[in-house]
RNA sequence: GCCCCAGUGGCUCAGCCUGGUAGAGCACCGCCUUGGUAAGGCGGUGGUCGCGGGUUCAAACCCCGCCUGGGGCU
Numbered sequence: 001g002c003c004c005c006a007g008u009g010g011c012u013c014a015g016c017c018u019g020g021u022a023g024a025g026c027a028c029c030g031c032c033u034u035g036g037u038a039a040g041g042c043g044g045u046g047g048u049c050g051c052g053g054g055u056u057c058a059a060a061c062c063c064c065g066c067c068u069g070g071g072g073c074u
Base pairs, nucleotide, nucleotide: 001073002072003071004070005069006068007067010026011025012024013023020057028044029043030042031041032040050066051065052064053063054062
């Protein structure tokens, strides 16, 4: 230098193919339950979807450039 994969709540990830309300588990907060804790149940907070631009009525998703991490080729 070239190719591939990944980047989405605090953490681990789905969703991207096929554009149309941003989700799950864990964690955290409150309540119930207990003599008390753990477990369990119910509810809740938390996201500029890596960055910039483009297409579109509408972009996490499509297109272009870039950044970071991993792998491969030379």

A computed fold for a 74-nucleotide RNA from a Thermoproteota archaeon, annotated as transfer RNA. The same sequence occurs in records of 5 taxa. The coordinates come from a structure-prediction model, not an experiment, and the mean pLDDT is 81. NCBI's taxonomy places the organism under Archaea, Thermoproteati, Thermoproteota. Rfam family: tRNA. It is annotated as a transfer RNA. Rfam describes the family as follows. Transfer RNA (tRNA) molecules are approximately 80 nucleotides in length.